[in-house]
Molecule: transfer RNA
Organism: Promethearchaeota archaeon
RNA sequence: GGGCGACUGGUCUAGUGGUUAUGACGCGGCGCUUACACCGCCGAAGUCGGGAGUUCGAUCCUCUCGUCGCCCA
Repeated sequence: GGGCGACUGGUCUAGUGGUUAUGACGCGGCGCUUACACCGCCGAAGUCGGGAGUUCGAUCCUCUCGUCGCCCA
């Protein structure tokens, strides 16, 4: 330099054009317990990596940039 892939709450992840973005772990509160743990209930936490475009509508399609990984030279 060229090709391919990934990026979604603190972490891992589902979702691949349309309703309120899914679950687990973690975190906070309450219940339970003498207490802790386990368990149950509730809650907070996401500019869906940044920007632009297409579309009535973008996490999803296109372009570009960034980061990471793989392959070729």